Predicted 3D model of a 67-nucleotide RNA (transfer RNA) from an uncultured Lachnospiraceae bacterium.
It was read from a public genome assembly.
Rfam family: tRNA.
RNA sequence: UAUCCGGUAGUUUAAAGGCAGAACAGUGUAAAGACAUAAGACGCGGGUUCGAUUCCCGCCCGGAUAA
Numbered sequence: 001u002a003u004c005c006g007g008u009a010g011u012u013u014a015a016a017g018g019c020a021g022a023a024c025a026g027u028g029u030a031a032a033g034a035c036a037u038a039a040g041a042c043g044c045g046g047g048u049u050c051g052a053u054u055c056c057c058g059c060c061c062g063g064a065u066a067a
Stems, first nucleotide, its partner, number of pairs: 001066007010024004018050001026037004043059005
């Protein structure tokens, strides 16, 4: 530099145009197994659309491969 993959909660992840879900962690009860439960997330900027986490473009960051 090029190509490809990825970026969602404290962590690990799902959802692929119409309310963003789960697990772990947290809190409470309990000797424990366990039960109950609050809050919390779409990398940034544009475009398309009635509507974008989702589709398109650019950028940033991480990874893989090639030179």